[in-house]
RNA sequence: GGGGUUGUAGUGUAACUUGGCUAGCAUACCAGCUUAGGGAGCUGGCGAUCUGGGUUCAAAUCCUGGCGACCCCA
Numbered sequence: 001g002g003g004g005u006u007g008u009a010g011u012g013u014a015a016c017u018u019g020g021c022u023a024g025c026a027u028a029c030c031a032g033c034u035u036a037g038g039g040a041g042c043u044g045g046c047g048a049u050c051u052g053g054g055u056u057c058a059a060a061u062c063c064u065g066g067c068g069a070c071c072c073c074a
Stems, first nucleotide, its partner, number of pairs: 001073007010027004020057001029045005050066005
C1' cells in the first nucleotide's frame, strides 16, 4: 500500500439474512424482601446501537466517508 471480517449497556450476547411492536436476555451495579449477620434466592430499578452523510414513510439493520479492533497479501 491492497483485500477481508467486525464495532449494540460496565462485561458478554440476541435482533441484521427478509428494514417496521417500547432494541431483548444473562451478568454486574443500586434499592427492597428474606437472614442474627453475610452469601444464595426472590422482586423492582438503572444503563447501549463507534461517528458523519445518504436512501426510505420508517435504519441497529441497506449504501457510503472517517475512526478503532482482528486476519490475509505485499